Overview:
Predicted 3D model of a 1401-nucleotide RNA (small-subunit ribosomal RNA) from an uncultured bacterium. Its mean pLDDT, the model's own confidence on a scale to 100, is 84. Its Rfam family is "Bacterial small subunit ribosomal RNA". Its family is annotated with ribosome and structural constituent of ribosome in the Gene Ontology.
[in-house]
RNA sequence: AGAGUUUGAUCCUGGCUCAGGAUGAACGCUGGCGGCGUGCCUAACACAUGCAAGUCGAACGGAGCCUUAACCAAAGAAGCAGCCAGCUUGCUGGAAGCGGAAAAGGGAAAGGCUUAGUGGCGGACGGGUGAGUAACGCGUGGGUAACCUGGCCCAUACAGGGGGAUAACACUUAGAAAUAGGUGCUAAUACCGCAUAACAACAGAAAGCGCAUGCUUUUUGUUUGAAAACCAAGGUGGUAUGGGAUGGACCCGCGUCUGAUUAGCUGGUCGGCGGGGUAAAGGCCCACCAAGGCGACGAUCAGUAGCCGGCCUGAGAGGGUGGACGGCCACAUUGGGACUGAGACACGGCCCAAACUCCUACGGGAGGCAGCAGUGGGGAAUAUUGCACAAUGGGGGAAACCCUGAUGCAGCGACGCCGCGUGAGUGAAGAAGUAAUUCGUUAUGUAAAGCUCUAUCAGCAGGGAAGAAAAUGACGGUACCUGAGUAAGAAGCCCCGGCUAACUACGUGCCAGCAGCCGCGGUAAUACGUAGGGGGCAAGCGUUAUCCGGAUUUACUGGGUGUAAAGGGAGCGUAGACGGCAGUGCAAGUCUGGAGUGAAAGGCGGGGGCUCAACCCCCGGACUGCUCUGGAAACUGUACGGCUGGAGUGCAGGAGAGGUAAGUGGAAUUCCUAGUGUAGCGGUGAAAUGCGUAGAUAUUAGGAGGAACACCAGUGGCGAAGGCGGCUUACUGGACUGUAACUGACGUUGAGGCUCGAAAGCGUGGGGAGCAAACAGGAUUAGAUACCCUGGUAGUCCACGCAGUAAACGAUGAAUACUAGGUGUCGGGGGGCAGGGCCUCCCGGUGCCGCAGCAAACGCAGUAAGUAUUCCACCUGGGGAGUACGUUCGCAAGAAUGAAACUCAAAGGAAUUGACGGGGACCCGCACAAGCGGUGGAGCAUGUGGUUUAAUUUGAAGCAACGCGGAGAACCUUACCAAGCCUUGACAUCCUCCUGACGGCCCCUUAGCCGGGGAGUCCCUUCGGGGCAGGAGAGACAGGUGGUGCAUGGUUGUCGUCAGCUCGUGCCGUGAGGUGUCGGCUUAAGUGCCAUAACGAGCGCAACCCCUAUCGACAGUUGCUAACGAGUCGAGUCGAGGACUCUGUCGAGACUGCCGGCGCAAGCUGUGAGGAAGGCGGGGAUGACGUCAAAUCAGCACGGCCCUUACGUCCGGGGCGACACACGUGUUACAAUGGCAGGGACAGCGGGAAGCCACCAAGCGAUUGGGCGCGGAACCCGAAACCCUGUCUCAGUUCGGAUUGGAGUCUGCAACUCGACUCCAUGAAGCUGGAUUCGCUAGUAAUCGCGCAUCAGCCAUGGCGCGGUGAAUACGUUCCCGGGCCUUGCACUCACCGCCCGUCA
Repeated sequence: AGAGUUUGAUCCUGGCUCAGGAUGAACGCUGGCGGCGUGCCUAACACAUGCAAGUCGAACGGAGCCUUAACCAAAGAAGCAGCCAGCUUGCUGGAAGCGGAAAAGGGAAAGGCUUAGUGGCGGACGGGUGAGUAACGCGUGGGUAACCUGGCCCAUACAGGGGGAUAACACUUAGAAAUAGGUGCUAAUACCGCAUAACAACAGAAAGCGCAUGCUUUUUGUUUGAAAACCAAGGUGGUAUGGGAUGGACCCGCGUCUGAUUAGCUGGUCGGCGGGGUAAAGGCCCACCAAGGCGACGAUCAGUAGCCGGCCUGAGAGGGUGGACGGCCACAUUGGGACUGAGACACGGCCCAAACUCCUACGGGAGGCAGCAGUGGGGAAUAUUGCACAAUGGGGGAAACCCUGAUGCAGCGACGCCGCGUGAGUGAAGAAGUAAUUCGUUAUGUAAAGCUCUAUCAGCAGGGAAGAAAAUGACGGUACCUGAGUAAGAAGCCCCGGCUAACUACGUGCCAGCAGCCGCGGUAAUACGUAGGGGGCAAGCGUUAUCCGGAUUUACUGGGUGUAAAGGGAGCGUAGACGGCAGUGCAAGUCUGGAGUGAAAGGCGGGGGCUCAACCCCCGGACUGCUCUGGAAACUGUACGGCUGGAGUGCAGGAGAGGUAAGUGGAAUUCCUAGUGUAGCGGUGAAAUGCGUAGAUAUUAGGAGGAACACCAGUGGCGAAGGCGGCUUACUGGACUGUAACUGACGUUGAGGCUCGAAAGCGUGGGGAGCAAACAGGAUUAGAUACCCUGGUAGUCCACGCAGUAAACGAUGAAUACUAGGUGUCGGGGGGCAGGGCCUCCCGGUGCCGCAGCAAACGCAGUAAGUAUUCCACCUGGGGAGUACGUUCGCAAGAAUGAAACUCAAAGGAAUUGACGGGGACCCGCACAAGCGGUGGAGCAUGUGGUUUAAUUUGAAGCAACGCGGAGAACCUUACCAAGCCUUGACAUCCUCCUGACGGCCCCUUAGCCGGGGAGUCCCUUCGGGGCAGGAGAGACAGGUGGUGCAUGGUUGUCGUCAGCUCGUGCCGUGAGGUGUCGGCUUAAGUGCCAUAACGAGCGCAACCCCUAUCGACAGUUGCUAACGAGUCGAGUCGAGGACUCUGUCGAGACUGCCGGCGCAAGCUGUGAGGAAGGCGGGGAUGACGUCAAAUCAGCACGGCCCUUACGUCCGGGGCGACACACGUGUUACAAUGGCAGGGACAGCGGGAAGCCACCAAGCGAUUGGGCGCGGAACCCGAAACCCUGUCUCAGUUCGGAUUGGAGUCUGCAACUCGACUCCAUGAAGCUGGAUUCGCUAGUAAUCGCGCAUCAGCCAUGGCGCGGUGAAUACGUUCCCGGGCCUUGCACUCACCGCCCGUCA
């Protein structure tokens, strides 16, 4: 940064679609690890359960538990020195005294712990949600002299003395409970008076200050206060006042979605005065007064929506969005209300109402997860009823501490971002497998295996933090470190026709399916499905949804409106927008300096910390904005006074179908009256309806009435547009020219608004000659509700109203300025020459041509569609649709405004190439015309269709299939049918074994093929074997006239032997393309000449080739025979000859070369000359680029596909020959220009050995039996029409020969189906053929016979050739058919056999 898609192609307009990024995502397939984030977008749906707001006993009285000093009463241990007794002489026992331990009891009172209650602080924070809200809600910047602020900080001062209650508690009442009540007792930092106090409040006075309502200071009077509480005696609390800080309240400027198919809204509504209320201003509330207020700069109403920092996208401007994080707001089941308090009208407070749920003893009560978890439900969809207060922070407390689903962590989810891994090196036998294949190979692919390494992650083992300032760690034995050890545990998804990177095979066969757009699929699908391969991304990949981008496709940056969508039908003009020259002031816009603000986070730059990154931290700058303030004054604005160039006025002129009204004129049509006059008139392509003997039409005279104004008349005039046309008058609008007296920017445009506005139409009343919707009739036609004709009503005309639209068009809004020229015309004026016309200039209109420029092109081009400015209107794909609904207008018809659902991938503009036209110009052709002969009627032959059949094998289908493939169907051919056989095969190559031949001959069998048997029988050799042939066997393979001519090659037909079809370079065009190749003349011809932005060239034309017509040279047998000789019944028969004919080869000749005329030339022309031939001499071969998917797979070849004991092969038979019928092509005729009989004559091309056959003989004949010659200028095959004579005499015949009967001949293995020929007999239709249609322009048509190919024979009347006889006609190009060139139109390009509309199915 673009790309695809409208077309045969092109340019443009224009829509649709794609590639990018993003997401709180979801779905499909897949899934190794970690970090950091993130997770109900739907039902502000309902919620079980647990937790989320408590704390203070250092405020208070109690209660419970524990403890206890002093003290009381009782009891009295160990021990001590003496005494008594006993004896083991140092031990035991005893009595009294001193002593006073331990335990238990009581205990005024005290202490400790716990705590329901009173009291204090906190439950207004923190946490959730986005329902409502279009608002001062939010953002931003200000204001409060109109305000409040608990706790915190600072300062000053103070704390004296009393009082009465009440919870708890005890007893008791009611009740199921929740709870409520009664009686009695009691405390306080609970409550209430009193004293004291001000810088507090109020009132008065004075001074100072402010923009102001007012504020500050001083002073006087009145009023108002405390918890002397607790204590560990350190302190903590308390009251008042002032200040600070913080938090809030209110007000204001600006900004903040869509709809006008919502245009008017508003009653406390706007304001005032006075009150009330509030912390405080205020209609916030009230009484009175007044009638205002808001609105096109969008009020009101309706719909939608929390707002922002930011986030996504974008080059930016913008557009979209508001999840997480942060700020503000609002809400807490729904609605309302207040209380308490510093703060609420209060998520886990109260009251009321409502819905819902729960309990109930039915009387009554309880509840509110949009706190954290969790449940149900809804949904495509969104997590654990986790751990901890360790950290950060919050509440209470003096503190310890308690509470804290805030928070810190953990869990779940690839939901997102970031990082890592799934191994690394080596490794060619390029393994196997798989896929493809031209079978050679290629790809997968160094990929794997193998060998050598490594250990990140995960797993195992060991160690083990920081986070915590002394202690205290939920996370957590976590992060991290170390060790051992195995390549092990770890890759998928989408795509591969173009856009868009990536291709093959098979399957399928418009089916199944794909698809974002274009579009793929109907038998060779790179587009469906699968596989191999490839491309992309990667723990993800795709799809879906949404947003921005691309889209300059709403265009501020940055679009348009002649024809693509789009200029209002026109004017006047309101608001608005924009606005001339010079000057002065101000400073709103503008520019510039400074200050404040623009929270943090985010983004950007730099740096740092987690191994990196994501993530986090620090610093900087930015945040384009708003506000205040100093300055500048060019521009815009504004104020003032000027100017005249824009604009207007005055004056002087002329032009005009400008408008309105009144009057008036002649021509014409029609009608009426009268006259003349007689049979038609009228009308049409032709007619008819109609009119007319009751006198039309025609003609003459008179009259009536209506409408329109010939000539002049002109891309002439006027008007804003619609529009305006006899003449006269009256009234009246505008423009123009000249002049320069006046005003002094008075201008331009113009949303709404108002006015005008063709024709048709509507209303009322007139009028009505002609014309004429509707209607009637006549024609035309398949029909003809049309075109044509005869009539004819509304209407057309007038007056007054309505309507308000048109291809109301220059498809071009208005205004101003500028930008080469040329040439007409209308109106007016100036100058010059000079003379009765010219030249030149200016202004205003109206045309044409044309430069620059513009434009997609066409075209426009001073009358712009150019260059600029101002204002208005309008457009944003096609259809639906200018439709529906709503509204306004209208008597109605209808007009104006004006959608959506749905549907398509186009619709469209301009230009290009063709084709086409019952468009035009020119030209040609046996195309018509002029002629001759046919077809179509009959019989037969042949081909085709159809039908039939076991089969009637098949192809060919307008011309350009149909006597065509088939130039030979009895068998064969043969492809078809029924039947019978064979299966490596009838045919080719290869392998193994056996045999020695094979072929030919004989026998049996068979319908035949097939099968069985017999006799006889190879070559070479180094003796190993080899060649060849046959048989048997296995498989590779053979074979297929099976399908596809729409997969093909080759060949062919056709347009058409028509004159065309192209290229190189140049030039023109944005391009397709054009030019050349067009034009004039000419030609059979794009043949040539001239002209020419073309110059040349190629394939075609012509010529070169063949035959033929004339002559010459050479040659002279098998041809010829003039002269010479010989010779025959006759004869080039013989010698001989090259003269002639002829044969063969090589040449000559014809070129408009010569002459006359015409013409620039090319060339045309002439009874021209000469010549055998004269203007291409005649004929042939030769077929441009291409068209018809023309024909042929059955001539041949060939790619896919199909069959393989058969769709192959062999064989006997049948069929291709059928027959109600239809068509094509031929043949024979219908007769006297003839038939028959007899006689007579003249060709050319060709062919001949399993052949042609002379001649002789037999037969009526087909033919047969002999037999000469000839592989050919030698032999053989050979004319008929014609001529002569005779006969027939117009008839179904002496025409015609079909058909049939009989008898034969020949070919052949064989003539039944199914051959030809001969003879005898039979003797059908047919007497010249409807519509129609074919061939032919000279040695042609017509007519006559002859030959050949195929072939045993022949269904050949066909085909291809040959000669004999031998005409008629062409004025001409109007018409039919086909073709060529130029031009024009086009919505066709598969190209008029097109496209396309409506109805019906």